[in-house]
RNAcentral holds the sequence, with entries from ENA. Predicted 3D model of a 72-nucleotide RNA (transfer RNA) from a Patescibacteria group bacterium. The coordinates come from a structure-prediction model, not an experiment, and the mean pLDDT is 81. It matches the Rfam family "tRNA". Gene Ontology term of the family: triplet codon-amino acid adaptor activity. The organism belongs to Bacteria candidate phyla, within Bacteria.

């Protein structure tokens, strides 16, 4: 130096040109003699980071930074 795939809640990940989602984690509040079980609400996101397309970008399209894995 080249190619390929990834960056999204606190963690693991889904998503797709048209208000961002689930699962486990947290908060509260039922329920129980009582809990770490069980049910209900809720919090919580600069969607890596700058351009460009486009009425509109988390998505598409360059370029950077970062993690992974091949090639020389």
């Nucleotide at each position: 130096g080249c190619c390929u795939g990834g960056g999204u809640a606190g963690u693991u990940c889904a998503g797709u040109g048209g208000c961002a989602g689930a699962a486990c984690g947290c908060a509260u509040u039922c329920u129980u003699g009582g809990u770490a079980a069980g049910a209900a609400u809720g919090a919580g996101g600069u969607c890596c980071u700058g351009g460009g397309u486009c009425c509109g970008a988390u998505u598409c399209c360059c370029a950077g930074c970062c993690c992974a894995g091949g090639c020389u």